[in-house]
Context: one part of a larger RNA
RNA sequence: UUGGGCGUAAGGAGCUCGUAGGCGGUCUGUCGCGUCGAAUGUGAAAACACGAGGCUCAACUUCGUGCCUGCAUUCGAUACGGGCAGACUAGAGUUCGGUAGGGGAGUCUGGAAUUCCUGGUGUAGCGGUGAAAUGCGCAGAUAUCAGGAGGAACACCGGUGGCGAAGGCGGGACUCUGGGCCGAUACUGACGCUGAGGAGCGAAAGCGUGGGGAGCAAACAGGAUUAGAUACCCUGGUAGUCCACGCCGUAAACGUUGGGCGCUAGGUGUGGGGGUCCUUCCACGACCUCCGUGCCGCAGCUAACGCAUUAAGCGCCCCGCCUGGGGAGUACGGCCGCAAGGCUAAAACUC
Numbered sequence: 001u002u003g004g005g006c007g008u009a010a011g012g013a014g015c016u017c018g019u020a021g022g023c024g025g026u027c028u029g030u031c032g033c034g035u036c037g038a039a040u041g042u043g044a045a046a047a048c049a050c051g052a053g054g055c056u057c058a059a060c061u062u063c064g065u066g067c068c069u070g071c072a073u074u075c076g077a078u079a080c081g082g083g084c085a086g087a088c089u090a091g092a093g094u095u096c097g098g099u100a101g102g103g104g105a106g107u108c109u110g111g112a113a114u115u116c117c118u119g120g121u122g123u124a125g126c127g128g129u130g131a132a133a134u135g136c137g138c139a140g141a142u143a144u145c146a147g148g149a150g151g152a153a154c155a156c157c158g159g160u161g162g163c164g165a166a167g168g169c170g171g172g173a174c175u176c177u178g179g180g181c182c183g184a185u186a187c188u189g190a191c192g193c194u195g196a197g198g199a200g201c202g203a204a205a206g207c208g209u210g211g212g213g214a215g216c217a218a219a220c221a222g223g224a225u226u227a228g229a230u231a232c233c234c235u236g237g238u239a240g241u242c243c244a245c246g247c248c249g250u251a252a253a254c255g256u257u258g259g260g261c262g263c264u265a266g267g268u269g270u271g272g273g274g275g276u277c278c279u280u281c282c283a284c285g286a287c288c289u290c291c292g293u294g295c296c297g298c299a300g301c302u303a304a305c306g307c308a309u310u311a312a313g314c315g316c317c318c319c320g321c322c323u324g325g326g327g328a329g330u331a332c333g334g335c336c337g338c339a340a341g342g343c344u345a346a347a348a349c350u351c
Stems, first nucleotide, its partner, number of pairs: 003323004007305002012319001014201004021194003025088007033081002035077008048066007091191001092188003095184005103177007110154001115149007125136002162169002206247006215241002220236004258318006266296012300307002324351003333344004
């Protein structure tokens, strides 16, 4: 390489958009590029296969035929793939009417709590632990009441519940804004799927500049514990955590399961929409249906565990990735970054 694979054994890119490319619905006509058939030419010799012959046989060798699976030209076929032309509506999208939502951005705002400050009451302890001590407190703490300041996070509702491509999103109001779902079936008429490169987004930590700083808290200091204790526990405490702008680009970025389409028993819960029945009407309820999200389970699959209409089943299309362990996600080189480092990615040697 071929092949076989990628939930847990090595292996799905963190996610999306999208270029090239690959793949692509139904009908008709046309071309005859792919495809198929025939003929002709060519396809050196040797080799190879078969049949004969020559050395006493064989090896060896001579002759004949085949082979040379190919290429070119001409003629023909037109189902399938393709080009061109025309048409269609089941894919895709638009429109109209509804609808749920912590989807995103900005501005404003609320209460509880912690801390601090001021004042009142009040007196000897408070705090902390397994037990203590460091620490705080007669310069009046802790406790309690009133007032004030400031920052951060939003109890209950809250839910195997919702939204988002992923990261992620939760007090309230307003403004701007993205997507989904359902119903109608008016419009476009294959406009589609995937996506090498590429671009954008991307938790936390970290970095730059400027702000902010209540609580928490790497580092650090002290007290304990211990043989030691550069820890676990305690008292403090700075970066940071927060905001604005700009970087970084990683993760157990996980469903450890790429995306799309179609097909293949059911049962049960829950979120959103529509319909039918019941009901005088409404609500409730029953049933049907579309979309989402869980659990259980048949066939089938799987090494097993398990998966099972949200597939890890049955198929097709496209991309990414794997190929014994260590060395190593390292060295070197390149690209990116302010740096930290990231991406790409070996070999010797060894088992």
Background:
Predicted 3D model of a 351-nucleotide part of an RNA (small-subunit ribosomal RNA, central domain) from an uncultured bacterium. Its Rfam family is "Bacterial small subunit ribosomal RNA". The prediction has a mean pLDDT of 90.